């Protein structure tokens, strides 16, 4: 000094739910709040996988199909503090 790990410290993000705005939804942002999270920090045509279908196509009966739209707090790439076993 790197990896790997995850006691401890300093901290930090901050679900559900409520209000406002936003949007066809799914979401998203802001502000109260905190289930929780060693990466709940970054990334969404660099990967899978979820969600929603305005438009669009196809049915014609109610639908179904479709994403470069959307979710990283699913996985998963990338980077990141501190240092006990």
């Nucleotide at each position: 000094a790197g990896g790997a790990c995850g006691a401890a410290a300093c901290g930090g993000c901050u679900a559900a739910g409520c209000c406002a705005u936003u949007g066809a939804a799914a979401g998203a942002u802001g502000g109260c709040g905190g289930c929780g999270c060693a990466a709940a920090a970054c990334u969404a045509a660099a990967g899978g996988g979820g969600c929603u279908a305005a438009g669009g196509u196809c049915a014609c009966a109610g639908g179904a199909c479709u994403a470069a739209g959307u979710c990283a707090g699913c996985c998963a790439g990338u980077u990141a503090u501190c240092g006990a076993a």
Predicted 3D model of an 85-nucleotide RNA (c-di-GMP-I riboswitch aptamer) from Falsibacillus pallidus.
Its Rfam family is "c-di-GMP-I riboswitch aptamer". Rfam links the family to the GO term cyclic-di-GMP binding.
The model forms 95% of the base pairs in the Rfam consensus.
RNAcentral holds the sequence, with entries from Rfam.
The source organism's lineage runs through Bacteria, Bacillati, Caryophanales, Bacillaceae and Falsibacillus.
The coordinates come from a structure-prediction model, not an experiment, and the mean pLDDT is 87.